[in-house]
Molecule: RNase P RNA; transfer RNA
Organism: Candidatus Saccharimonadota bacterium
RNA sequence: GCAGUUCGUUAGACGGCCGCUUACCCCAAAGGUAAGAGGAAAGUCCGGGCAGCAUAGGAUAUUGACAGUUGUUAACGGCAACCGGGGGUAACCCUAGGGAAAGUGCCACAGAAACAAAACCGCCGGGUAAAACCGGUAAGGGUGAAAUGAGUGGGGUAAGAGCCCACAGCGUCAUAUGGCGACAUAUGGAGAAGGUAAACCCUGUCAGCUGCAAGGAGAUCAACACUAAGAGCUAUCCGUUCGUUGGUCGCUACCCGCUUGAUUCUGCGAGCAAUCGUAGAACUAGAUAGAUGGUCGUCCUCGACAAAACCCGGCUUAUAGGCGGACUGCCCAC
RNA sequence: GCACCCGUAGCUCAGCUGGAUAGAGCGUUGGCUUGCGGAGCCAAAGGUCGUGCGUUCGAAUCGCGCCGGGUGUACCA
Numbered sequence: 001g002c003a004g005u006u007c008g009u010u011a012g013a014c015g016g017c018c019g020c021u022u023a024c025c026c027c028a029a030a031g032g033u034a035a036g037a038g039g040a041a042a043g044u045c046c047g048g049g050c051a052g053c054a055u056a057g058g059a060u061a062u063u064g065a066c067a068g069u070u071g072u073u074a075a076c077g078g079c080a081a082c083c084g085g086g087g088g089u090a091a092c093c094c095u096a097g098g099g100a101a102a103g104u105g106c107c108a109c110a111g112a113a114a115c116a117a118a119a120c121c122g123c124c125g126g127g128u129a130a131a132a133c134c135g136g137u138a139a140g141g142g143u144g145a146a147a148u149g150a151g152u153g154g155g156g157u158a159a160g161a162g163c164c165c166a167c168a169g170c171g172u173c174a175u176a177u178g179g180c181g182a183c184a185u186a187u188g189g190a191g192a193a194g195g196u197a198a199a200c201c202c203u204g205u206c207a208g209c210u211g212c213a214a215g216g217a218g219a220u221c222a223a224c225a226c227u228a229a230g231a232g233c234u235a236u237c238c239g240u241u242c243g244u245u246g247g248u249c250g251c252u253a254c255c256c257g258c259u260u261g262a263u264u265c266u267g268c269g270a271g272c273a274a275u276c277g278u279a280g281a282a283c284u285a286g287a288u289a290g291a292u293g294g295u296c297g298u299c300c301u302c303g304a305c306a307a308a309a310c311c312c313g314g315c316u317u318a319u320a321g322g323c324g325g326a327c328u329g330c331c332c333a334c
Numbered sequence: 335g336c337a338c339c340c341g342u343a344g345c346u347c348a349g350c351u352g353g354a355u356a357g358a359g360c361g362u363u364g365g366c367u368u369g370c371g372g373a374g375c376c377a378a379a380g381g382u383c384g385u386g387c388g389u390u391c392g393a394a395u396c397g398c399g400c401c402g403g404g405u406g407u408a409c410c411a
Base pairs, nucleotide, nucleotide: 001330002329003328004327005326006325007324008323009322010321012299013298014297015296016295017294018293020036021035022034023033024032025031038305042316043315045314046313047312048311049310050211051210052209053208057238058237059236060235063207064206065205066204067203068082069081070080071079072078083097084095085094086093087092098202099201103200104199105196106195107194115149120141121140122137123136124135125134126133151167152166153165154164155163170191172189173188174187175186176185177184178183215256216255218249219248220247221246222245223244224243230242231241232240263282264281265280266279267278268277269276270275300303335407336406337405338404339403340402341401344360345359346358347357353391362378363377364376365375366374384400385399386398387397388396
C1' cells in the first nucleotide's frame, strides 16, 4: 500500500420567534420557571416483575417448550467461556450438539434385494451334447442418495468372505494421566446390523390460568335451589372456595395503578468473559383521542431507520454518512 | 393486549401423512367451424409455490427468522 476479519461509538450543531404536554410558582386568571422519545421506542418471538383468580397447592398427560459442559442471572429457549463437529491460507465464522443394540414407521424411481431377508450378471462345484436346473459365494460388475458398511497387503479356499494374520481406521468398555466438567492423550480388552427423531417416540429438565381493557366497590329486595347440579380453577383427577337468576340504589370514565427503577452515570475492586461487589453523584416523558411540532438565520461531511402508552432483561428485524480500537494475509522499502 | 388463520398461473382454488415433469376451472393466444361474431372442438403459452436460511439423498410440503394480508375476542354500566 492492497485485501479482509472483528468489536465499539455517533445518530447534524448553535441561536431567535410562535405553538403543544407535564410539574411547580400564583387565591385564580394572565404570566413565569423547569423538563419533554429510541438504539431499535418496531415485531410481539422468549423470560420476569406487578395485579386478580386461593397464601398458587399435589398428581397425571392424548399439553407445550427446551437439549454438549461449566458459569452467569430475578428469570430465560438469553448471554459468556470452553469442549466436540464443519468452513476458511489466516484473523475468524457457523453449529436444533441427548437417544437409531426400547419399539414402530418411512427410504420414491431404478435395482435381484432398501435392511435379518436376500443371488440379476459374474465366480466356483455338480449336472447337461449344449442349455435348463441344483448348490456354494456378498471379493468383482450393474442400479441407486444410500447395497450389509473396517481399508490395504498377505494367508486361506473349489471359488469366496474379519474366515485368519499384520498394519491403519471406527465406535464402545476398563485403566492411567491432564482437566471442576464436557472432553483429550496413552495402553489394554472384548466387538462389528445403513440412513432418518426439523417422522412417531423414549430419556431428562422446565411450565397453574388471565393480562394495566390486570386491578382499586359494592349495598339491598324478590324468586328459585338445599349439599346435588353448576361455577371459580388451564386438559383430567385430587384438594379447595363459592348458592343461582332478576329488580332497585350507588359509581359514570374522572382519580389511583403511572413511573424511584433487577434505574442511570463515574471511580475503585473481583473475574478470561458474561457478570458481580463497593463508594459517590443524578432524577431523566407519563398522555387518555393521546404533547415532543413549525418557521427564520449561520455553519458542516447536508443528516438513515424510525417515534413512548404498566415496567424491566433479552432475541429478531430496519438503519444514510462518519469516527475509533484490536487483529489476519499478501506485496514493497529499510 | 391476547388468540389464530392465509399467501401456489392474470383470477378462484386443489396438491402440503416429503418423491422429482407442480395440476383444475375461468381468462389469454393460435387454429378449426361460421357470411361475420358468440357458443362448441383442438392446441399452446403462462409458476423464483410470499421471502431468506436450514434438516433431508430429495422440500410447494418439515423447522426457524422475516414480509404482506386477514379473522376472532374482552372489564364495570